About this RNA: The RNA shown here (transfer RNA) has 78 nucleotides and comes from a Thermoplasmata archaeon. The organism belongs to Thermoplasmata, within Archaea.

């Protein structure tokens, strides 16, 4: 360098291929139940510039195109 993956909630993730309206899911976290106490159980509440920037579309996490950031393979020096 050149080529492929990945980037969505405090964390793991789905949803992207085929565009549709107020993004979801577990786990956390708050609160109350319960319980002598805790933990497990139940019930409620809490969550997001969809990595940044543009473009295209009535309409983009999605489609394009540049960049960041991570990982993998390939080459170039030495």
């Nucleotide at each position: 360098g050149c080529g492929c993956c990945u980037g969505u909630a405090g964390c793991c993730c789905a949803g992207u291929c085929c565009g549709g309206a107020u993004a979801g899911g577990g786990c956390g976290c708050u609160g109350g139940c319960c319980u002598c106490c805790u933990a497990a159980g139940c019930c409620a509440g809490u969550g997001g510039u969809c990595g940044u920037g543009g473009g295209u579309u009535c309409a983009a996490a999605u489609c394009c195109c540049a960049c960041c950031a991570g990982g993998c393979g390939c080459g170039c020096c030495a």